[in-house]
């Protein structure tokens, strides 16, 4: 100076670490209407792109494909598209939650420099 992300701005206290408040952004619960409604197996659900299928393995994994997500160095932002590169995790609730106005509760961390090239459009 930028990137992923909701994870940023401001004020107060504090030597600092940090704490508090507020705005912005993000998420959960929660009517009517609608949806669902039975049997068997199996509990079910949430944040997130992070799911599904096939093969191998038969120690939680490996490979491939589809789908999904991201990319700052010829401009400030956004959208579409082509190609290239990269990711497809992790965690939480605890037998409980469809949607959902009012209402209500919570988060505002962490990790990075993979610095991406072309075409079209819109705003400034």
């Nucleotide at each position: 100076g930028g990137c992923c992300u909701a994870a940023c701005c401001c004020g107060g206290c504090g030597a600092g670490a940090g704490c508090c408040g507020a705005g912005g952004c993000g998420g959960g619960g929660g009517a009517a209407c609608c949806a669902a409604a039975c049997a068997c197996c199996a509990g079910g659900g949430g944040u997130g792109u992070a799911u599904c299928c096939g093969c191998c393995a038969g120690g939680u994994g490996g490979c491939g494909g589809a789908g999904g997500g991201g990319c700052a160095g010829a401009u400030c932002u956004c959208u579409u598209u082509c190609a290239g590169c990269c990711c497809u995790a992790a965690c939480c609730c605890g037998u409980c939650a469809g949607c959902u106005a009012a209402c209500u509760c919570c988060g505002u961390a962490g990790g990075c420099c993979a610095c991406u090239g072309g075409a079209a459009g819109a705003g400034g």

A computed fold for a 124-nucleotide RNA from a soil metagenome, annotated as c-di-AMP riboswitch aptamer (ydaO/yuaA leader). The RNAcentral record of the sequence draws on MGnify.